[in-house]
RNA sequence: GCUCUCAUAGUUCAAUGGAUAGAACAAGACACUCCUAACGUCUAGAUCCGCGUUCGAUUCGCGGUGGGGGCA
Repeated sequence: GCUCUCAUAGUUCAAUGGAUAGAACAAGACACUCCUAACGUCUAGAUCCGCGUUCGAUUCGCGGUGGGGGCA
């Protein structure tokens, strides 16, 4: 330099054109308990950036940024 792939919640992962973007763990509140842990109920929390296509984009196209792989 060329090319493939990945980027979603604090973490690990779903959702591949259309519903309020979903779950587990973690966090907070409440209940329980003499207290703690465990268990139960509830709450908050995310689509890497820009442009485009589309009635509609996490999803498709182009460019950029960052991680990983391959070739030179």
A computed fold for a 72-nucleotide RNA from a Candidatus Magasanikiibacteriota bacterium, annotated as transfer RNA.
It matches the Rfam family "tRNA". It is annotated as a transfer RNA. About the family: Transfer RNA (tRNA) molecules are approximately 80 nucleotides in length.
Model confidence (mean pLDDT): 82 of 100.